Transfer RNA from a Coriobacteriales bacterium, 72 nucleotides, folded computationally. Lineage of the source: Bacteria > Bacillati > Actinomycetota > Coriobacteriia > Coriobacteriales.

RNA sequence: GGGCGAUUGGCUCAGGGGCAGAGCACAUCCUUCACACGGAUGGGGUCGCUGGUUCAAAUCCAGCAUCGCCCA
Numbered sequence: 001g002g003g004c005g006a007u008u009g010g011c012u013c014a015g016g017g018g019c020a021g022a023g024c025a026c027a028u029c030c031u032u033c034a035c036a037c038g039g040a041u042g043g044g045g046u047c048g049c050u051g052g053u054u055c056a057a058a059u060c061c062a063g064c065a066u067c068g069c070c071c072a
Stems, first nucleotide, its partner, number of pairs: 001071007010024004018055001026042005048064005
């Protein structure tokens, strides 16, 4: 330098045009003498950035950034 893939909550990941979700973690409560386990409720996201397409973009397109793999 070229090709491919990934980027979504604190972590691991789903969601591939029409209200952003799950598990774990966190907070409060119940349960216990207490802890753990278990149960209930709740908080937390400008979906990496900039532009484009569209009535509507996390989702499609382009560029950029970061990370990973391969080629040279």

The sequence was found in a public genome assembly.